[in-house]
RNA sequence: CGGGCUGUGGCGCAGUUGGUAGCGCGCAAGGCUGGGGGUCUUGAGGUCGCGGGUUCGAGACCCGCCAGCCCGACCA
Numbered sequence: 001c002g003g004g005c006u007g008u009g010g011c012g013c014a015g016u017u018g019g020u021a022g023c024g025c026g027c028a029a030g031g032c033u034g035g036g037g038g039u040c041u042u043g044a045g046g047u048c049g050c051g052g053g054u055u056c057g058a059g060a061c062c063c064g065c066c067a068g069c070c071c072g073a074c075c076a
Base pairs, nucleotide, nucleotide: 001072002071003070004069005068006067007066010025011024012023013022019056027043028042029041030040031039032038049065050064051063052062053061
């Protein structure tokens, strides 16, 4: 320097053909239990890496940039 993949709640990941952002763990409150553990119910928590564009509508499509990982080139 070139190419590929990835970036979504605190963590791990889904999200189909563009049409209400979800699951598990964790967290908070409550129920069961004498208490703990365990289990059940409910709830909070997201500017979808950043900035633009297309569109009635973007997590998804297009462009640029940033970060991580991998491959190649270059180098002595």